About this RNA:
This is a predicted structure of a 352-nucleotide part of an RNA (small-subunit ribosomal RNA, central domain) from an uncultured bacterium. Model confidence (mean pLDDT): 88 of 100.

Context: one part of a larger RNA
């Protein structure tokens, strides 16, 4: 090296752009780098294969022939993979028409709650729990009108619905902008797939600096359970949730399932545009068909089983990315990133 794997046994990078690199549609030609053939000369002995001979026979071992292995040079060959040159349109990309949709970002706005305050109305309780107390309340609470103030979520629609690469996205209204889908096409012509370093996005929580603070609420106080109670329950409550900027950079960050392409039975759904075909004046409804998603069963397969099954865990093919017994350990040590908490790279002793 060859090999074996990665849904749950170890083990797909959290996601994505993408430099180099690996790999790449149809065809013609023309070169021979790569491949292939002869072939020259090289290629110790031992070893291998064959034939023969010695030890009684093997093993063992003498003698001849032969193959093999690395490079080099000479002649060809021309599939196929390289390079060249040219042409193609089935991959990919563009036009033009339509569309869906919580996709970003900003500004701006509404309502229904909770809490606070202010008035009025009214009197003893309220609140809370398994039962209570801590708390609030006769300085007038809960309750109940009326107005105010402020900040944080958006009830219903709302759906194994939608949109996003992924993390994630949900009131309404605007500007600004990314990607996607379906039909048509006389355009480009391979412009492609994957992608070690790089490089960017990247929940909660946490730091930095300024602001904000309505509820909830890490920490802390009290009340209670209890043998105890460092805790679940109750009554408060700082950070913290929120914006702004700039850090971190990680999560059962999961379909625990990496990215793209093909190609392998059917059945029922949903949802998004299109086609056509029935009703309908129309708005629409209904059902067919071929796309695009996004669920349920399942055939063949695969799987240790569970279960996967056109969205594959089936079958192939590219090109990456991991895994090699538990514990030590995702830890020391080095480096390196960070303001710090800390990431990220990552072993041995020794032990079963």
């Nucleotide at each position: 090296c060859u090999g074996g794997g990665c849904g749950u046994a170890a083990a797909g990078c959290g996601c994505g752009c993408g430099c180099a690199g690996g790999c790449g549609g149809u065809u013609a030609u023309a070169c021979a780098a790569g491949u292939c053939a002869c072939u020259u000369g090289u290629g110790a002995a031992a070893g291998c294969u064959c034939a023969u001979g010695g030890c009684u026979a093997a093993a063992c071992u003498g003698u001849g022939a032969g193959a093999g292995g690395u490079g080099a040079g000479g002649u060809g060959a021309g599939a196929c993979u390289g390079u060249a040159u040219g042409a193609c349109u089935a991959g990919a990309g563009a036009u033009u028409g339509c569309u869906a949709g919580a996709g970003g970002u900003a500004u701006g706005u509404g309502g229904a709650a909770u809490u606070c305050c202010g008035c009025g109305u009214g009197u003893a309780g309220u609140g809370g729990u398994g039962a209570a107390a801590u708390g609030c309340g006769u300085a007038g609470a809960g309750a109940u009108g009326c107005g105010g103030a402020g900040g944080a979520a958006c009830a219903c629609c709302a759906g194994u619905g939608g949109c996003g690469a992924a993390g994630g996205c949900g009131g309404c209204a605007u500007a600004c902008u990314g990607g996607g889908g379906c039909a048509a096409u006389a355009c480009u012509g391979a412009c492609g797939c994957u992608g070690a370093g790089g490089c960017g996005c990247g929940a909660a929580a946490g730091c930095a600096u300024g602001g904000g603070u309505a509820g909830c609420g890490a920490a802390c106080g009290g009340g209670a359970u209890u043998a105890g109670a460092a805790a679940c329950c109750c009554c408060g409550g700082u950070a913290g949730u929120c914006c702004a900027u700039g850090c971190c950079g990680u999560a059962a960050a999961c379909g625990a399932u990496g990215u793209a392409c093909a190609c392998u039975a059917a059945a029922c759904g949903u949802u998004c545009a299109g086609u056509c075909u029935u009703g309908g004046a129309a708005a629409c409804a209904a059902g067919a068909c071929g796309g695009g998603g996004u669920g349920u069963u399942g055939a063949a397969g695969c799987a240790a089983a569970c279960g996967c099954g056109a969205u594959a865990a089936g079958u192939g093919u590219a090109c990456c990315g991991c895994c090699u017994g538990g514990g030590g350990a995702g830890u020391a040590c080095g480096g390196u990133c960070g303001c710090a908490a800390g990431g990220c790279u990552a072993a041995a002793a020794c032990u079963c």
Its Rfam family is "Bacterial small subunit ribosomal RNA". It was read from a public genome assembly.